[in-house]
Molecule: transfer RNA
Organism: Actinomycetota bacterium
């Protein structure tokens, strides 16, 4: 300098064109004398960032960031 790969809730990840989601955690409420368990209910992300394509993009393409890996 170049190739490849990740980027999406607090934290680990899913979803590859039309509803943005599990699992833990957080808040309430019930249970208990309490605290844990467990049971309900909710809250929290415009999906790194700009631009394109399309009727429609988290998703498909081009630029960049960052970050892993490989090459020189």
């Nucleotide at each position: 300098g170049g190739g490849g790969g990740u980027g999406u809730a607090g934290c680990u990840c899913a979803g590859g064109g039309g509803g943005a989601g599990a699992g833990c955690g957080c808040u309430u409420c019930c249970u208990u004398g309490g605290c844990g368990u467990g049971g309900a209910a909710g809250a929290g992300g415009c999906c790194g960032a700009g631009g394109g394509u399309u009727c429609g993009a988290a998703u498909c393409c081009c630029u960049c960031c960052a970050c892993c890996u490989c090459c020189a």